[in-house]
RNA sequence: GGGCCGUUAGCUCAACCGGCAGAGCAGGGGCCUCUUAAGCCCAAGGUUCCGGGUUCGAUCCCCGGACGGCCCA
Numbered sequence: 001g002g003g004c005c006g007u008u009a010g011c012u013c014a015a016c017c018g019g020c021a022g023a024g025c026a027g028g029g030g031c032c033u034c035u036u037a038a039g040c041c042c043a044a045g046g047u048u049c050c051g052g053g054u055u056c057g058a059u060c061c062c063c064g065g066a067c068g069g070c071c072c073a
Stems, first nucleotide, its partner, number of pairs: 001072007010025004019056001028042004049065005
């Protein structure tokens, strides 16, 4: 220098062919228990890496950039 993959909640990851962004864990509240742990229930938590574009509508498609990984030179 070139190519490919990834970036979504505090963490690990989903999200079909473009149509209301979800789960598990962690954290908060409650039930249970003599208490703790375990178990169960509830609620909360998001500038979907950044900037543009297309579209009625973008996590998803297109362009540029950033960061990380792998491969080639």
About this RNA:
This is a predicted structure of a 73-nucleotide RNA (transfer RNA) from a bacterium. The sequence is in RNAcentral, with records from ENA and MGnify.